The prediction has a mean pLDDT of 89. Predicted 3D model of a 350-nucleotide part of an RNA (small-subunit ribosomal RNA, central domain) from a metagenome. It matches the Rfam family "Bacterial small subunit ribosomal RNA".
Context: one part of a larger RNA
């Protein structure tokens, strides 16, 4: 010497849940499969290597040791690990009381607004912009007054505030339904971590059938603006946007930081909950514990930062990287109706 490494340089799978696998808490029994050290066999000769002899010397030759990754038999050794049998309770899972929440799914209901439509008021004009113009309007519009119809979307509260595996969730009641979290320490008695294939879940846009359409609007049409203006502004305005049912399977799906476990100085804010102490009874107020955020100490770290929510020190498992470019590209294959996703190179450049 027996690989470095993935926040930002090439690298963390979008996300869970699980199979094979790989790892696995604290005791005792018994086996010996791995492990340990012994003896015996073999591991041809020649070559390497060290000693030493012989050709005048060296290459060469020869002689003797050593080396042979090891393998196979045989009789030991029990501390590890494995595998048998028995036990514990800290890991994990149940149970009983609670109490937080936009966690999902349905169903029903509301109020502002835009928009339409009837009708009444009223009459020369609105809209619109940097400024205009298309556009609406005397066939009566903007305005402002009643009623009505729809469809999306929930102001305030709203908070580096809550919940959720991610995506995400945010008017209000109801049904159904799922997780985290505390306390009591009652059950079982490593049931545990990971997690290749696999299943499932996965904004937005897109695609099928069907509905549904208020606003908004790719695309398309007109008007400005310009040298030009396939934009940026403007008036329209279709697909979409929303529903049911089914496909697609991606994203800067970001913390740019897999997941899981002990371990290591602090201070501070904020959500929830237990205990205390106080009080008539709260609250304020100390200690925990679970989330969540600030700033820092040892320690990392090229730096920038990170620092009990690690990017610190350990351990197990999986993903990925291994100069640029070609290229996430050709082919092939495996999914999709398509669009295309996934899988995934080279020649040739530098």
């Nucleotide at each position: 010497c027996u690989g470095g490494g993935c926040g930002u340089a090439a690298a963390g799978g979008g996300u869970g849940c699980g199979u094979a696998g790989g790892u696995g808490g604290c005791g005792g029994u018994g086996u010996a499969a791995g492990u340990c050290g012994g003896a015996u066999g073999u591991g041809a000769a020649a070559u390497c290597u060290c000693c030493g002899a012989g050709c005048u010397c060296a290459a060469c030759u020869c002689g003797g040791a050593a080396a042979u990754g090891g393998c196979a038999u045989u009789g030991g050794a029990a501390a590890c690990u494995g595998c048998u049998c028995u036990g514990c309770u800290c890991g994990a899972g149940g149970g009983u009381u609670g109490g937080a929440g936009g966690g999902g799914g349905g169903a029903c209901u509301g109020g502002a607004a835009u928009g339409c439509u009837u009708g009444g008021u009223g009459u020369a004009g609105c809209a619109g912009u940097g400024a205009a113009a298309u556009g609406c309007g005397u066939a009566g519009a903007u305005a402002u007054c009643a009623a009505g119809c729809g469809g999306a979307a929930c102001a305030c509260c709203a908070g580096u505030g809550g919940c959720g595996a991610a995506g995400g969730c945010g008017a209000g009641u109801c049904c159904c339904u799922g997780g985290a979290c505390a306390a009591c320490u009652c059950c079982u008695g490593a049931c545990a971590c990971u997690g290749a294939g696999g299943c499932a879940c996965g904004a937005a846009a897109g695609c099928u059938a069907g509905g549904g359409g208020a606003g908004c609007a790719a695309a398309c049409a007109g008007g400005a603006u310009u040298a030009g203006a396939u934009a940026c502004c403007c008036u329209g305005g279709u697909a979409g946007u929303c529903c049911u049912a089914g496909c697609c399977g991606u994203a800067a799906a970001c913390g740019g930081u897999g997941c899981a476990u002990g371990u290591u100085u602090g201070c501070u804010g904020u959500a929830a909950a237990a205990g205390g102490a106080u009080u008539c009874g709260a609250c304020c107020c100390c200690u925990u514990u679970u989330g969540u955020g600030g700033c820092g100490u040892a320690g990392c770290c090229a730096a920038c930062g990170c620092g009990u929510u690690a990017a610190a020190c350990a351990u197990g498992c999986c993903g990925c990287c291994u100069g640029g470019g070609a290229a996430g590209u050709a082919c092939g294959g495996u999914c999709g109706c398509a669009a295309g996703a996934u899988u995934a190179a080279a020649a040739c450049u530098c």